Predicted 3D model of a 76-nucleotide RNA (c-di-GMP-I riboswitch aptamer) from a Pseudonocardiales bacterium.
The prediction has a mean pLDDT of 90.
It was read from a public genome assembly, where an Rfam model found it.
The source organism's lineage runs through Bacteria, Bacillati, Actinomycetota, Actinomycetes and Pseudonocardiales.

[in-house]
RNA sequence: CUGCCGAAACGGCAAACCCAGCGCGAGCUGGCGACGCAAAGCCACGGGACCCAGCAGGGUCAGCCGGGCCACCGAA
Numbered sequence: 001c002u003g004c005c006g007a008a009a010c011g012g013c014a015a016a017c018c019c020a021g022c023g024c025g026a027g028c029u030g031g032c033g034a035c036g037c038a039a040a041g042c043c044a045c046g047g048g049a050c051c052c053a054g055c056a057g058g059g060u061c062a063g064c065c066g067g068g069c070c071a072c073c074g075a076a
Base pairs, nucleotide, nucleotide: 005074006073012037013036018031019030020029021028022027035063041069042068043067045066046065047064048061049060050059051058052057
C1' cells in the first nucleotide's frame, strides 16, 4: 500500500409513531423522532415482497437476499 476484516475514535444515516404535502395504490418528500445500520452510500441486473390492471403490461421497495460501482477510519 492492497484485500479480507470490524476493536476504538471522529463523524454519518435514520425504523416505527405523529404532523404536513404528493400518489388510485404499493409508497415518496419534508419535519419530529431513534428501532437499528460498517456501506442503512448509489444502481431495479437476478431472485423476492408489495401495488395498479380484465389481459398485455406498468409501477413501488436498495432498511429482504444476491450482484455491480464508489467510499471514511485502522486495533486484532